[in-house]
RNA sequence: GCCUCUGUAACGUAAUGGUUAACGUGCCAGCCUUCUAAGCUGGAAAUUGUGGGUUCGAUCCCCACCAGAGGUG
Numbered sequence: 001g002c003c004u005c006u007g008u009a010a011c012g013u014a015a016u017g018g019u020u021a022a023c024g025u026g027c028c029a030g031c032c033u034u035c036u037a038a039g040c041u042g043g044a045a046a047u048u049g050u051g052g053g054u055u056c057g058a059u060c061c062c063c064a065c066c067a068g069a070g071g072u073g
Stems, first nucleotide, its partner, number of pairs: 001072007010025004018056001027043005049065005
C1' cells in the first nucleotide's frame, strides 16, 4: 500500500428501514439488615466513531474519513 472485520451508556452486548434505541454488570436513591454484603423497588446515564448521501423515515443501505484488530506483497 491492498483486502477483510469491528466501532451503540462507565463496561459487556442486542436491535432483519418504522413508537420514546433494549438487556446485563456497574452507578445513584429508597426498602430490608445492628452494620456491610446479598436480595427487592425505583432512577440517571447513548449526538449509535466523524462527515455526507439515498429514503416519507437510517443503528441498519451507499460513499469518504478516523480509530482498533486480523490477513497479505